RNA sequence: GGUCCCAUAGUCUAGUGGCAAAACACCUCGUUUACACCGAGGAAUCCCAGGUUCGAUCCCUGGUGGGACCA
Numbered sequence: 001g002g003u004c005c006c007a008u009a010g011u012c013u014a015g016u017g018g019c020a021a022a023a024c025a026c027c028u029c030g031u032u033u034a035c036a037c038c039g040a041g042g043a044a045u046c047c048c049a050g051g052u053u054c055g056a057u058c059c060c061u062g063g064u065g066g067g068a069c070c071a
Stems, first nucleotide, its partner, number of pairs: 001070007010024002013021001018054001026042005047063005
């Protein structure tokens, strides 16, 4: 220098056009003498900008960051 892939909650991972989700972690309550386990509930997320669309996490373009291969 060229080709391709990835970016979603604190962590990890689903979701491929129509209300953003599970697990772990965190908070509250219950249980316990207390802690833990367990049960119930809660908060928290789409990398940035633009475009297409009635509607974008999803499609298109550019950027940023990370990765693989070739040279």
Molecule: transfer RNA
Organism: Candidatus Nanoarchaeia archaeon